A computed fold for a 133-nucleotide RNA from Psychrobacillus glaciei, annotated as FMN riboswitch aptamer (RFN element). The coordinates come from a structure-prediction model, not an experiment, and the mean pLDDT is 77. Taxonomically the source falls in Psychrobacillus (Bacteria, Bacillati, Caryophanales, Bacillaceae).
RNA sequence: AUUCAUCUUCGGGGCAGGGUGCAAUUCCCGAUCGGCGGUAUUAGAAGAUUUUUUCUUGAGCCCGCGAGCCGUUAAGGCAGGAUUUGGUUAAAUUCCAAAGCCGACAGUAUAGUCUGGAUGGGAGAAGGUGAAG
Numbered sequence: 001a002u003u004c005a006u007c008u009u010c011g012g013g014g015c016a017g018g019g020u021g022c023a024a025u026u027c028c029c030g031a032u033c034g035g036c037g038g039u040a041u042u043a044g045a046a047g048a049u050u051u052u053u054u055c056u057u058g059a060g061c062c063c064g065c066g067a068g069c070c071g072u073u074a075a076g077g078c079a080g081g082a083u084u085u086g087g088u089u090a091a092a093u094u095c096c097a098a099a100g101c102c103g104a105c106a107g108u109a110u111a112g113u114c115u116g117g118a119u120g121g122g123a124g125a126a127g128g129u130g131a132a133g
Stems, first nucleotide, its partner, number of pairs: 002132009017029003031113002033103002035065004043056004060101002068078003083099005105116003
């Protein structure tokens, strides 16, 4: 290094402005947001100095997971979404350009964005300690 146990900390963003209406941040115009892990011989920087090392970066819509419900709260099950075209390349549905699309449950004039369950839970991330080795 790795594995196991345990503890601590961290761990989600968003309707400006306008229209209709008795009433809408829910409809219409328009605005705006993007959790976690994986995946490109990516891109950038530094070290080293001859072929390697380290750090940062790299998908909402490709794969998997999380938040809701059932459950002995475990295993497990259920519910719930979405992408194309062109370019570069040996290699990218991840980069660049353009045009699209999607968003749990409950409440309420129909909600990704308001209020609520939630001072909750959480995929996981970083670090400490102990044991194995």
The model forms 97% of the base pairs in the Rfam consensus. It matches the Rfam family "FMN riboswitch aptamer (RFN element)". Its family is annotated with FMN binding in the Gene Ontology.